This is a predicted structure of a 117-nucleotide RNA (SAM riboswitch aptamer (S box leader)) from Chitinophagaceae bacterium UBA7600. Lineage of the source: Bacteria > Bacteroidota > Chitinophagia > Chitinophagales > Chitinophagaceae. Of the family's consensus pairs, 88% are formed in the model. Its mean pLDDT, the model's own confidence on a scale to 100, is 81.

RNA sequence: UACUUAUCAAGAAAGGCAGAGGGAUUUGGCCCGUUGAAGCCUUGGCAACCCUUACAAGCUACUCACUUGUAAGAAGGUGCCAACUCCAUCCUGGAUAAAAACAGGAAGAGAUAAGUC
Numbered sequence: 001u002a003c004u005u006a007u008c009a010a011g012a013a014a015g016g017c018a019g020a021g022g023g024a025u026u027u028g029g030c031c032c033g034u035u036g037a038a039g040c041c042u043u044g045g046c047a048a049c050c051c052u053u054a055c056a057a058g059c060u061a062c063u064c065a066c067u068u069g070u071a072a073g074a075a076g077g078u079g080c081c082a083a084c085u086c087c088a089u090c091c092u093g094g095a096u097a098a099a100a101a102c103a104g105g106a107a108g109a110g111a112u113a114a115g116u117c
Stems, first nucleotide, its partner, number of pairs: 002116007013043005021032003027088003044081003049077002051073008085109001089106005
């Protein structure tokens, strides 16, 4: 980098250095930012994907192992700590004279994890 699967409405920030941008990309909107953006460092936290433990079921001649589920945990590997993934497209409802808010669903793109080459 590519592919597969799962999740994306919840959650969690202080300090130091730095000095003007940032919210993935294009455009538009709307926000954040000199009461200090990005980036780097330190400390802290969130969550529970991997993980740890227990139980149940499946598989097996049986056990182990493995798979699935449930509950608990947080030592370790990642990730994350403004706004739904900030919003945008399409379909249905709203729903009608015509629209909007809003609600549900789908696609695309993206992010993260685990796995495969």